[in-house]
RNA sequence: UACUUAUCGAGAGCGAUCGAGGGACUGGCCCUGUGACAUCGCGGCAACCGGCCUGAAAGGGCAAGGUGCCAAUUCCAGCGGGAUCAUCAUGAUCCCGGUAGAUAAGGG
Numbered sequence: 001u002a003c004u005u006a007u008c009g010a011g012a013g014c015g016a017u018c019g020a021g022g023g024a025c026u027g028g029c030c031c032u033g034u035g036a037c038a039u040c041g042c043g044g045c046a047a048c049c050g051g052c053c054u055g056a057a058a059g060g061g062c063a064a065g066g067u068g069c070c071a072a073u074u075c076c077a078g079c080g081g082g083a084u085c086a087u088c089a090u091g092a093u094c095c096c097g098g099u100a101g102a103u104a105a106g107g108g
Stems, first nucleotide, its partner, number of pairs: 001108001003106006013042005021031003025078004043070003048066002050062001052060002074100001079097008
């Protein structure tokens, strides 16, 4: 770094350093000098890999280790289809499937 598979409504802090942006992108809407973001230390959450039980699969437990994560549903929407409600037009809400993104594992 492209591909494949799976998941994405829950959960999780306190310091230090830095110093102005950050939440992928676009439009919103938020966070942020009462110091965000990032980095470091300790801590925690979780259970993809791991390991145990069971087994066809699924499932259940454990948490040493490898990742990951610790604002808001992936913060919301962004394309297509359907349903419901209201309406002069049109709008709102919900569901399904996609696109994009994040994370893990696998072989390239």
A computed fold for a 108-nucleotide RNA from a Deltaproteobacteria bacterium, annotated as SAM riboswitch aptamer (S box leader). Rfam family: SAM riboswitch aptamer (S box leader). From the family's description: The SAM riboswitch is found upstream of a number of genes which code for proteins involved in methionine or cysteine biosynthesis in Gram-positive bacteria. The prediction has a mean pLDDT of 86.